[in-house]
RNA sequence: UGCAGAGUAGCUUCAGGCGCGUUAAGUGUUGCGAAACGGGACGUUGUUCGCAAACGAAAGGGAUGAUCCCUGCGGUGCCGGAGCGCGUCCGUUGCA
Numbered sequence: 001u002g003c004a005g006a007g008u009a010g011c012u013u014c015a016g017g018c019g020c021g022u023u024a025a026g027u028g029u030u031g032c033g034a035a036a037c038g039g040g041a042c043g044u045u046g047u048u049c050g051c052a053a054a055c056g057a058a059a060g061g062g063a064u065g066a067u068c069c070c071u072g073c074g075g076u077g078c079c080g081g082a083g084c085g086c087g088u089c090c091g092u093u094g095c096a
Stems, first nucleotide, its partner, number of pairs: 001096005010084005016079004020074003029053007039090005059071005
């Protein structure tokens, strides 16, 4: 110097485990603000958090002194497998 590669946030999907809610939280939508986001810089996409607003649900059964248990339900939380996953420059790994 050339060629090839690896790695983020996160996304999709699969099955199981442990929870939460069913007295409606969570999920999803919109607006505003903030934060983190390949090892570095700039930037993109997406993500998360806070606040506000609108919308909105699937319960059934059993036992009990108290409240628990079972079967469901929820675009429910966490953990796991597989697949996918940075534009430019520098760095990094391998080869020449």

Annotation: A computed fold for a 96-nucleotide RNA, annotated as THF (Tetrahydrofolate) riboswitch aptamer. The model forms 94% of the base pairs in the Rfam consensus. Model confidence (mean pLDDT): 80 of 100. It was read from a public genome assembly, where an Rfam model found it.